Predicted 3D model of a 73-nucleotide RNA (transfer RNA) from an Oscillospiraceae bacterium. It matches the Rfam family "tRNA". The family's RNA type in Rfam is transfer RNA. The sequence was found in a public genome assembly. NCBI's taxonomy places the organism under Bacteria, Bacillota, Clostridia, Eubacteriales, Oscillospiraceae. The coordinates come from a structure-prediction model, not an experiment, and the mean pLDDT is 82.
RNA sequence: GGGAGUAUAGCUCAGUUGGGAGAGUGCUUGCUUCGCAUGCAAGAGGUCAGGGGUUCAACUCCCCUUACUUCCA
Repeated sequence: GGGAGUAUAGCUCAGUUGGGAGAGUGCUUGCUUCGCAUGCAAGAGGUCAGGGGUUCAACUCCCCUUACUUCCA
């Protein structure tokens, strides 16, 4: 320099005809206990890496940029 892949909650990751943003774990509160752990219930927490385009509507399709991984040199 060229090709491919990844980027979504604090962390690990789902999310396929384009229309509801989610799970596990962690955190907070309550119940349970003499107290803790476990268990149960509720809750908070997201500019879906950034910008632009297409569309009535974009995590999803197209283009560019950034970071990381990988292959070829």